A computed fold for an 81-nucleotide RNA from a Chloroflexota bacterium, annotated as c-di-GMP-I riboswitch aptamer. Rfam family: c-di-GMP-I riboswitch aptamer. From the family's description: GEMM was predicted in a large-scale screen for bacterial structured RNA regulatory elements. The organism belongs to Chloroflexota, within Bacteria. The coordinates come from a structure-prediction model, not an experiment, and the mean pLDDT is 87.
RNA sequence: ACUCCGUACGGGCAAACUCGUCGAGAGACGAGGACGCAAAGCCACGGAUCCCGGGGAAGUCGGGACAGCCGGGCUGCCGGA
Numbered sequence: 001a002c003u004c005c006g007u008a009c010g011g012g013c014a015a016a017c018u019c020g021u022c023g024a025g026a027g028a029c030g031a032g033g034a035c036g037c038a039a040a041g042c043c044a045c046g047g048a049u050c051c052c053g054g055g056g057a058a059g060u061c062g063g064g065a066c067a068g069c070c071g072g073g074c075u076g077c078c079g080g081a
Base pairs, nucleotide, nucleotide: 003081004080005079006078012037013036017032018031019030020029021028022027035068041074042073043072045071046070047069049065050064051063052062053061054060
């Protein structure tokens, strides 16, 4: 340096729910709160799901959301082999 493993010492993140703000919506952000997480750090590239609109209709077309659904890409802390 790389790969693999981790019952995680220190440290980190934070689901549901509640309140506030924003958005047409999916949802986002802040505060509280912890179900969980060893990439629950980052990226919408493929698929899934969700929302809005077009269309007589069909993932059929356009736009959007989601990284804590599954793949993929990039990066990284601690301990061990």